[in-house]
Predicted 3D model of a 490-nucleotide part of an RNA (small-subunit ribosomal RNA, 3' major domain) from a metagenome.
The prediction has a mean pLDDT of 80.
It matches the Rfam family "Eukaryotic small subunit ribosomal RNA". The family has 90 seed sequences and 75,755 matches in Rfam 15.1.
The full RNA is in RNAcentral, with records from SILVA.
Context: one part of a larger RNA
C1' cells in the first nucleotide's frame, strides 16, 4: 500500500431480508445439458458469470460426426518426359447407389492447357481462446479512479478523495496543508405523456352544401365506413420546428446550509431504455470474418463435391418453459374494442393477402389490389361482457398417448415437417425439503407482430388489453462499499 483473513462502527441492494403476489420444485409434454447406446449420437460453454445459450426451432443443404465414391479449385519455379503426341475427353457393354468413362473391354477424339518428380504454395468449422487482434461477459450499477503544482514522510507513499450534515450518486453543503483541474456521476441521446399557440396535409380527417336510403312531428331533428364537390378548416391523425418542470409557489423540518416532508397548481413533482470511467480475469469465442502466429494435414486429402446415415437414439439424473388439475370453469350461440410490425427482394427459388365459389376442415379454383398512412385493414385479436346447457362426477375438468383418412411445403416427409377430420381418452384432486423474480399501469391473465421460416414457436424481442395484494421499511440472512483496529502474510 492491500486482492485476504479476525474484530468493531457505519452505510447500500427485492441478482438480500421484511410484508406480500406470482409461482417452480410433485403430472403429461416440449426443449437445453450429462450420462447411456452408438458406425456416429460433431461440438463449445459447467456457481453467480454453463444448462430455449452459440442468435443452436439441423429432413437435404447447413455439417464440423459417421459409412461410402469422383474431383482439383497442386499457383508459381527448377528439372524430366515430350510434336514419331505431354495429355484432355466419350458412346456402348461389363461395373456402380449413381444417365460418376470411377474402374474395364473396346476403340476413337483433342492437342503442350497438361503430365512425372523436387522445393513452395493454396485450402481446411482440423488443433491452441493457456500464443493473439477484435468483440462480448463479468468484478459493477456499484460511486469509484488518476495526474500537475504545493505539505507531510530518507523512502515504499500520504494529503488532496474529510469528523459532521445531504444525496441515487466522491451529489453537494460546509470543515479543512491543501490549491485548481481530468474520466466517470449527472448533464446527453432516444422514448412516454401536455399544447383549441406555429407549419402543413385529394396517402389523415372534420365542418358545410347537394343527393339517396331510413326513423319520428317530412318546412325540419336523429342516424348512416352510401354518392357527389373541393368550399372551408386543422380540434380529432400524422410530424416537423418549438414551448413546458426549475423542487418554481406556500407551509414545516433543519447551522436556517445542501436538502427532505406535506399541500396547492398542474399534462407531468422520480416514464422507461441507451451510452457509460480506472484497474482485472490467464472469463468466452480461432465454429463470425479472405483477422491471425505456431502446430497439423494437404491428393488414399483434415480441400471439395455427391449419396445415404447422424446431431431427434433412451433404465435415468439437473434446469429454462407450456398445458393443466376446473364451476372466478368447460362448451355452444350473440355482442363488442388494440397497438407494435411486415408484405412482391441484388446475391435469390421464397412476398401480404381481398371479394367469389367448392370443401367439414386443412385446403383448393378463378377475377383482383398493394413497392404500401393509398390494398390486406375501420387491421371487427384474446382474456373480458351478455344469453343457455353442464352441475361436481378423473366429470361435458385434462388433452398425452395411439389408430385410419386428407390436404399442404418440398427433388425427397418412414424415424411419423406443419396442419385438418374421426376415432382413443394416460397421468394429473394445487405439488416435500429447497429455491426464483418482483412494488405501478408494474406483478399476473391475454392475445397480436417480428426474427428463425421452403414447411414453421411451447423460444427469443416488442407491442398492446384486464388489471391486484403488500413494502415505500431494515441490516436479522445473503452480499458489496467505507471507516477504525490488530497483526500474521504478498
Nucleotide at each position: 500500500u492491500g486482492a485476504c483473513g479476525g474484530a468493531a462502527g457505519g452505510g447500500c441492494a427485492c441478482c438480500a431480508c421484511c410484508a406480500g403476489g406470482a409461482g417452480u420444485g410433485g403430472a403429461g409434454c416440449c426443449u437445453g445439458c450429462g450420462g447411456c447406446u452408438u458406425a456416429a449420437u460433431u461440438u463449445g460453454a459447467c456457481u453467480c458469470a454453463a444448462c430455449a445459450c452459440g442468435g443452436g426451432a439441423a429432413a437435404a443443404c447447413u455439417c464440423a460426426c459417421c459409412c461410402g465414391c469422383c474431383c482439383c479449385g497442386g499457383a508459381c519455379a527448377c528439372c524430366g518426359u515430350a510434336a514419331g503426341g505431354a495429355u484432355u475427353g466419350a458412346c456402348a457393354g461389363a461395373u456402380u447407389g449413381a444417365g460418376a468413362g470411377c474402374u474395364c473391354u473396346u476403340u476413337c477424339u483433342u492437342g503442350a492447357u497438361u503430365c512425372g518428380g523436387u522445393g513452395g504454395g493454396u485450402g481446411g468449422u482440423g488443433g491452441u481462446g493457456c500464443a493473439u487482434g477484435g468483440c462480448c461477459g463479468u468484478u459493477c450499477u456499484u460511486a469509484g479512479u488518476u495526474g500537475g503544482u504545493g505539505g507531510a514522510g530518507c523512502g515504499a507513499u500520504u494529503u488532496g478523495u474529510c469528523u459532521g450534515g445531504u444525496u441515487a450518486a466522491u451529489u453537494c453543503c460546509g470543515a479543512u496543508a491543501a490549491c485548481g483541474a481530468a474520466c466517470g456521476a449527472g448533464a446527453c441521446u432516444c422514448u412516454a405523456g401536455c399544447c383549441u399557440a406555429c407549419u402543413a396535409a385529394a396517402u389523415a380527417g372534420u365542418u358545410c352544401g347537394c343527393c339517396g336510403a331510413u326513423u319520428g312531428a317530412c318546412u325540419c331533428u336523429g342516424c348512416c365506413g352510401g354518392c357527389g364537390u373541393u368550399a372551408a378548416c386543422u380540434u380529432c391523425u400524422u410530424a416537423g420546428a418549438g414551448g413546458g418542470a426549475c423542487a418554481a409557489g406556500u407551509g414545516g423540518c433543519g447551522u436556517u446550509u445542501a436538502g427532505c416532508c406535506a399541500c396547492a397548481c398542474g399534462a407531468g413533482a422520480u416514464u422507461g431504455a441507451g451510452c457509460a470511467a480506472u484497474a482485472a480475469c490467464a472469463g468466452g469465442u480461432c465454429u463470425g470474418u479472405g483477422a491471425u502466429g505456431c502446430c497439423c494435414u494437404u491428393a488414399g486429402a483434415u480441400g471439395u463435391u455427391c449419396g445415404g446415415g447422424g446431431c431427434c437414439g433412451c433404465a435415468c439424473g439437473c434446469g429454462c418453459g407450456c398445458u393443466a388439475c376446473a364451476c372466478u370453469g368447460a362448451a355452444g350461440g350473440a355482442a363488442u374494442c388494440a397497438g407494435c410490425g411486415u408484405g412482391u427482394g441484388u446475391u435469390c427459388u421464397c412476398c401480404c393477402u381481398g371479394a367469389u365459389c367448392c370443401g367439414u376442415a386443412a385446403g383448393g379454383a378463378c377475377c383482383g389490389g398493394g413497392u404500401a398512412a393509398c390494398c390486406c385493414g375501420u387491421u371487427g385479436a384474446a382474456c373480458c361482457u351478455c344469453c343457455u346447457u353442464c352441475g361436481u362426477g378423473c366429470u361435458a375438468g385434462g388433452g398425452a398417448u395411439u389408430g385410419u383418412g386428407g390436404c399442404u411445403u418440398g427433388c425427397a416427409a418412414u424415424u411419423a415437417u406443419u396442419c385438418c377430420a374421426c376415432a382413443u381418452g394416460a397421468a394429473c384432486g394445487a405439488g416435500g425439503a429447497a429455491u426464483u423474480c418482483c412494488c405501478a399501469g408494474u406483478a399476473a391473465g391475454c392475445g397480436c407482430g417480428a426474427g428463425u421460416c421452403a414447411u414453421a414457436a411451447g423460444c427469443u424481442c416488442g407491442c398492446g388489453u384486464u388489471g391486484a395484494u403488500u413494502a415505500c421499511g431494515u441490516c436479522c440472512c445473503u452480499g458489496c462499499c467505507c471507516u477504525u483496529u490488530g497483526u500474521a502474510c504478498a